[in-house]
A computed fold for a 73-nucleotide RNA from Heterostelium album PN500, annotated as transfer RNA. The RNAcentral record of the sequence draws on ENA and Rfam. The source organism's lineage runs through Eukaryota, Evosea, Eumycetozoa, Heterostelium and Heterostelium album. Its Rfam family is "tRNA". It is annotated as a transfer RNA. Rfam describes the family as follows. Transfer RNA (tRNA) molecules are approximately 80 nucleotides in length.
RNA sequence: GGCCGAUUAGCUCAGUUGGAAGAGCGACAGCCUUCUAAGCUGUAGGUCGCGGGUUCGAGCCCCUCAUUGGUCG
Repeated sequence: GGCCGAUUAGCUCAGUUGGAAGAGCGACAGCCUUCUAAGCUGUAGGUCGCGGGUUCGAGCCCCUCAUUGGUCG
């Protein structure tokens, strides 16, 4: 340098044919317990990597760039 993949919550990942974002773990609060852990309930947490385009509407389609993994040379 060429090709392929990945980028979504603090972490690991879903998100189907474009209709507007969720789970588990973690954090915090409450309940329970003599206390802690475990268990139960709830809450917060997202410019969906950056920028642009298409569309009434984009996490999803298109383009550039960035980061990262693999592969070829």